[in-house]
RNA sequence: GUCCCUGUAGCCUAACGGAUAAGGCGUCGCUCUCCGAAGGCGAAAAUCAGGGUUCGAUUCCCUGCAGGGACU
Numbered sequence: 001g002u003c004c005c006u007g008u009a010g011c012c013u014a015a016c017g018g019a020u021a022a023g024g025c026g027u028c029g030c031u032c033u034c035c036g037a038a039g040g041c042g043a044a045a046a047u048c049a050g051g052g053u054u055c056g057a058u059u060c061c062c063u064g065c066a067g068g069g070a071c072u
Base pairs, nucleotide, nucleotide: 001071002070003069004068005067006066007065010025011024012023013022018055027043028042029041030040031039048064049063050062051061052060
């Protein structure tokens, strides 16, 4: 330099182009307990950036950025 793959809460994983973006772990609060752990209840927290298509985009298209891989 060329080509391919990936990018969603702190981490991991979902979401035919359609409804409040779902779940697990973690964090915080409450409960339970003599105190903790486990359990129960609840809360906060995310679509890499910009444009395009569309009535509607996490999803499709373009560019860029970041990470990984192959080739030279």